[in-house]
Context: one part of a larger RNA
RNA sequence: CGUAAGAAAUUUGAACAGAUCUGUCCUUAGUACGAGAGGACCGGGAUGGACGAACCUCUGGUGUUCCUGUUGUCGCGCCAGCGGCAAUGCAGGGUAGCUACGUUUGGAAUGGAUAACCGCUGAAAGCAUCUAAGCGGGAAGCCAACUCUAAGAUUAGAUUUCUCUGGGGCUUCGGCCCCCUAAAGACUCCUCGGAGACUACGAGGUUGAUAGGCAUAAAGUGUACAUACAGUAAUGUAUUCAGCUUAUAUGUACUAAUAGGUCGUGAGG
Numbered sequence: 001c002g003u004a005a006g007a008a009a010u011u012u013g014a015a016c017a018g019a020u021c022u023g024u025c026c027u028u029a030g031u032a033c034g035a036g037a038g039g040a041c042c043g044g045g046a047u048g049g050a051c052g053a054a055c056c057u058c059u060g061g062u063g064u065u066c067c068u069g070u071u072g073u074c075g076c077g078c079c080a081g082c083g084g085c086a087a088u089g090c091a092g093g094g095u096a097g098c099u100a101c102g103u104u105u106g107g108a109a110u111g112g113a114u115a116a117c118c119g120c121u122g123a124a125a126g127c128a129u130c131u132a133a134g135c136g137g138g139a140a141g142c143c144a145a146c147u148c149u150a151a152g153a154u155u156a157g158a159u160u161u162c163u164c165u166g167g168g169g170c171u172u173c174g175g176c177c178c179c180c181u182a183a184a185g186a187c188u189c190c191u192c193g194g195a196g197a198c199u200a201c202g203a204g205g206u207u208g209a210u211a212g213g214c215a216u217a218a219a220g221u222g223u224a225c226a227u228a229c230a231g232u233a234a235u236g237u238a239u240u241c242a243g244c245u246u247a248u249a250u251g252u253a254c255u256a257a258u259a260g261g262u263c264g265u266g267a268g269g
Base pairs, nucleotide, nucleotide: 001152005163006162007161008160009159010158011157015149017147018146021049022048023047024046025045026044027043033038051106052105053104054103055102059100060099061098062097066093067092068091069090070089071086072085073084074083075082076081110144111143112142117137118136119135120134164268166179167178168177169176170175180266185263186262187261188260189205190204191203192202193201210256211255212254213252214251215250216249217248219245220244221243226239227238228237229236230235
């Protein structure tokens, strides 16, 4: 820009793309078959491998925004307590998120037309012949079926709902000018996100829990500082499952989403 008014939402599916794998064991059954050795088709069930997808409840990894221990050195006047630097100084753990080594799940069933091939009826050619007319079966392959995208599918589809019902003048009847009016809805802007390079998408903007803060929890670390006591002291014990706590949950308008602006018209060739 188009989809002949403008919007919001829900959809149909032309068409494209993806997927399509396979082993072992049990049973049928030591049956059919076979002198024996051996040993099935068909059908039913279980469990794996590789590959794909989603997810983080569990098991792990990471987790330089959390907690703890500790070495050297410097600083806060000193002690105590802290902070800086040394690869995050090193080391032990670890929430969210991300993740696989983890969890769940998929390639199942079915129909149609067929290939090689197997057949029925059957002439040309009194026989025979699956073929010439006609009819049937038949594959992990083909077309559907399964999953995703999808109406710029210009053949531009469908459904539901919402919105706009002024005046005057000129006209070459295409339209133009002035005044009034400014809908539904969208955008800008702002607070953000399981969304993200930017954009887009999604949640919100006081009729508000969108983010921060705060409160209470969850979860992590592992018993803070200070004081008292014991010990010459290092240290230990008690107050104390303390203290601290990032990304999590619930709640709470305390702070910030204020105020505003722009587009979109007047019933539609």
Molecule: large-subunit ribosomal RNA, domain VI
Organism: activated sludge metagenome